The prediction has a mean pLDDT of 89. Predicted 3D model of a 352-nucleotide part of an RNA (large-subunit ribosomal RNA, domain IV) from a Polyangia bacterium. Lineage of the source: Bacteria > Pseudomonadati > Myxococcota > Polyangia.
Context: one part of a larger RNA
RNA sequence: CCCUGGUUAAGGAACUCGGCAAAUUGACACCGUAACUUCGGGAAAAGGUGUGCCCUUGCUGGUGACGGAUCUUGCAUCCCGAGCCGGUGGGGGUUGCAGUGAAAUGGGGGUAGCGACUGUUUACCAAAAACACAGGACUCUGCAAAGUCGCAAGACGAAGUAUAGGGUCUGACGCCUGCCCGGUGCCGGAAGGUUAAGGAGAGUCGUCAGCGAAAGCGAAGCGGUGAACCGAAGCCCCGGUAAACGGCGGCCGUAACUAUAACGGUCCUAAGGUAGCGAAAUUCCUUGUCGGGUAAGUUCCGACCUGCACGAAUGGCGUAACGACUUCCCCACUGUCUCAACCAGGGACUCA
Numbered sequence: 001c002c003c004u005g006g007u008u009a010a011g012g013a014a015c016u017c018g019g020c021a022a023a024u025u026g027a028c029a030c031c032g033u034a035a036c037u038u039c040g041g042g043a044a045a046a047g048g049u050g051u052g053c054c055c056u057u058g059c060u061g062g063u064g065a066c067g068g069a070u071c072u073u074g075c076a077u078c079c080c081g082a083g084c085c086g087g088u089g090g091g092g093g094u095u096g097c098a099g100u101g102a103a104a105u106g107g108g109g110g111u112a113g114c115g116a117c118u119g120u121u122u123a124c125c126a127a128a129a130a131c132a133c134a135g136g137a138c139u140c141u142g143c144a145a146a147g148u149c150g151c152a153a154g155a156c157g158a159a160g161u162a163u164a165g166g167g168u169c170u171g172a173c174g175c176c177u178g179c180c181c182g183g184u185g186c187c188g189g190a191a192g193g194u195u196a197a198g199g200a201g202a203g204u205c206g207u208c209a210g211c212g213a214a215a216g217c218g219a220a221g222c223g224g225u226g227a228a229c230c231g232a233a234g235c236c237c238c239g240g241u242a243a244a245c246g247g248c249g250g251c252c253g254u255a256a257c258u259a260u261a262a263c264g265g266u267c268c269u270a271a272g273g274u275a276g277c278g279a280a281a282u283u284c285c286u287u288g289u290c291g292g293g294u295a296a297g298u299u300c301c302g303a304c305c306u307g308c309a310c311g312a313a314u315g316g317c318g319u320a321a322c323g324a325c326u327u328c329c330c331c332a333c334u335g336u337c338u339c340a341a342c343c344a345g346g347g348a349c350u351c352a
Base pairs, nucleotide, nucleotide: 001347002346003345004344005343006342007341008340010338011337014336019333027051028050029049030048031047036041038172052094053093054092055091056090057089058088059087060086061085062084063083067079068078069077070076071074095099107331108330109329110328112326113325114323115322119131120130135170136169137168138167139166140165141164147156148155149154173318174317175316176315178248179247180246183245184244185241186240187239188238189237192236193235194234198230199229203225204224205223206222207221210217211216249267250266251265252264253263276310277307288304289303290302291301292300
């Protein structure tokens, strides 16, 4: 010097990203307990007091000797209730620094965020505000169900039957969930346009009888090619649908101080963001501005609204309870620190 323990004057978080670690608290009984609340809770809230031993005296639970009574003489029944074993009070005394005398055995309170909750997770760096969850919604599915696995047989779904089963989103509860169907998707429609194989077969080409002096023409057949015309779904088209994917404007002017603009004009759009919330787990400028807390506060809390770039089941805003979650503050407590010291054990080091 290192590790693991122990103690420490005065101060008491000044340490530090952060009270990390440590300390405090702690058992049992009694007293007493706030806001808020879904009336269950919050609660062991918080905050207090007591606790040993001896004597004495009550109450009470269990067991039940001796004795007594009765007769139906029994291992009988009833009465009394000593003693013993517990529980719980009252009074008095006594003792140590200390009586849950050791060990084991919650520190507490306030604020805000997120997630309702108990749960689940990255086996070996993440336990969380991530996943799940009851609850909500949409959608598919009429049973040989939809869906899933398999080439198939077959199986699951389900020995179920729409109060059932599958998929997707949301995520207790409370108050709510606005506008847009132009694009994409899905559902419905079938008049018109387009459209495949196939059908159809005009025309044309080859070949070949025949004709012709030749050039050449050229029936039928066979072969090749092949135009109209008839051909579904789909697409175009017409509607619907946003708790489907998604989207939810700009410029200019205007009120008798100024400022601002309830008001007006104009352009564009499918429609121009409603309620609620807002420098937020979202705010760049930004340590915004004001207020609170501190002697001093880029964090925190309450407001404001100029929302770079919140916003309504990719849910919005609240919310008691809960959380090894995150933020800030306070009390208690402390070697975290000012600032270090000593002790014990084990290393390191030296020697053998």

It matches the Rfam family "Bacterial large subunit ribosomal RNA". Gene Ontology terms of the family: ribosome and structural constituent of ribosome.